Predicted 3D model of RNase P RNA and transfer RNA as a complex of 424 nucleotides.
It holds a member of the Rfam family "Bacterial RNase P class A".

[in-house]
RNA sequence: CAAGUAGACCGGGUGACCGCCCCCUAGGGGGAGGAAAGUCCGAGCUCCAACGGGCAGGAUGCUGGAUAACGUCCAGGAGGGGUAACCCUACGGAAAGUGCCACAGAAACAUACCGCCGGUGUUUUCACCGGUAAGGGUGAAAUGGCGAGGUAAGAGCUCACCAGCGGCCGGAUGACCGGUCGGCUGGGUAAACCCCAUCCGGAGCAAGGCUGAAUAGAGGGACUCAAAGGACGCCCGGCCUGUCCCCGGGUUAGCCGCAUGACCCUGGCGGCAACGACAGGGCUAGAUAGAUGGUCACCGCUGUGGCUUGCCACAGUACAGAACUCGGCUUACAGGUUUGCUUGGCCC
RNA sequence: GCCGAGGUAGCUCAGUCGGUAGAGCAGCGGACUGAAAAUCCGCGUGUCCCCAGUUCGAUUCUGGGCCUCGGCACCA
Repeated sequence: CAAGUAGACCGGGUGACCGCCCCCUAGGGGGAGGAAAGUCCGAGCUCCAACGGGCAGGAUGCUGGAUAACGUCCAGGAGGGGUAACCCUACGGAAAGUGCCACAGAAACAUACCGCCGGUGUUUUCACCGGUAAGGGUGAAAUGGCGAGGUAAGAGCUCACCAGCGGCCGGAUGACCGGUCGGCUGGGUAAACCCCAUCCGGAGCAAGGCUGAAUAGAGGGACUCAAAGGACGCCCGGCCUGUCCCCGGGUUAGCCGCAUGACCCUGGCGGCAACGACAGGGCUAGAUAGAUGGUCACCGCUGUGGCUUGCCACAGUACAGAACUCGGCUUACAGGUUUGCUUGGCCC
Repeated sequence: GCCGAGGUAGCUCAGUCGGUAGAGCAGCGGACUGAAAAUCCGCGUGUCCCCAGUUCGAUUCUGGGCCUCGGCACCA
């Protein structure tokens, strides 16, 4: 210097004038995001006349940690990709059982089409019988792979190396790793049903609560003291109450919930890290047809052109707006700054 | 803001043990008719919204993205 890889930050600023909202008060303070988005997970909080047990159902899935929790994050292991730094994994079980593997092919829980060898008939061709699964064909996948010996021809039949499976020993908290021995061994699929381990009640701020106002219920039906109803379905126990459905009618008003939080920043300490406790500092939107804006000027950044090489002119400045609050995931994003590591080239 | 459904032929809709996709109407051609309609016979319709993954194979299974539609509060 080039290429790559893993992160972090910014993504507009200043001033003036005009226009809004909130809080405290007579003067002051504050006012959209890293994703506010999607509503995919987990919770806090609220309610379910709400409490317990089970079935069904759903979710996760290597190991150890972090966390309020999670399907998230960190660190490892195994397999795979890459020269490497690094990246990906939906990563328990096929020996509990049941399914599926279309078409092609002889055959996909088994099997012999071509071929090879031996025998008989036979001049050859060809036919029959027996052996074979090394070679060929079909296919995503076909009696563990490669090499040698052996054989009538072959075959783990035998041997060496490797994979798989099993036993023993050692290391690690563990997933697993290493060594050694052994018979020689049909597959795949669980984001198929299923088995195993762990976890899960439901509905959601339009939850829920208070105040006010108005009206039409002499409407219909079901069940009714053990019936009905009680926030996914079913069962048992417990608790409460007359419930539920249809038709029709009246209000669509105001206030609370509503922002002090598993909160943010800084510092050293513990930990490889995620993160944790401690010390100090801070209060940082709360709207309700929905505020957080508009104009002007200058500056920053990017591009194009001119040329006096640092000036001028023009154009542009990404994705995109809180609606109960947090921890994550996923998706969108013009441009800019910066850190670590890997590979290659050049110079000293 | 939250909750629940859907996307397949020109239109309205089925489908899915995962084995290469259908029905009706419309359209085209033929028969019939003086010419049409009706009727009869035949014919095709297609990136199954998009991307990635699982699998030998995906419209179907799983994850993510895009679009369309519906619902939400009180009194009695």